[in-house]
Molecule: transfer RNA
Organism: Minisyncoccia bacterium
RNA sequence: GCGGUGGUAGUUCAGUGGUAGAACGUCUGCUUGCCAUGCAGAAGGUCGCGGGUUCAAAUCCCGUCCACCGCUC
Numbered sequence: 001g002c003g004g005u006g007g008u009a010g011u012u013c014a015g016u017g018g019u020a021g022a023a024c025g026u027c028u029g030c031u032u033g034c035c036a037u038g039c040a041g042a043a044g045g046u047c048g049c050g051g052g053u054u055c056a057a058a059u060c061c062c063g064u065c066c067a068c069c070g071c072u073c
Stems, first nucleotide, its partner, number of pairs: 001071007010024004018055001026042005048064005
């Protein structure tokens, strides 16, 4: 330099055009003499970044950054 895969909540990941979710974690309450477990609830997101297409984009297109893998020199 070229190609491929990936980037979404604090973490691990789902979501392949129709207003973004799960598990774990965090916080609050209940339970307990206290902790843990269990139960109920809540908070937490410019979907890596910038454009484009579309009535509508995490999703499609272009550019760009980062991580990993392969190829070439």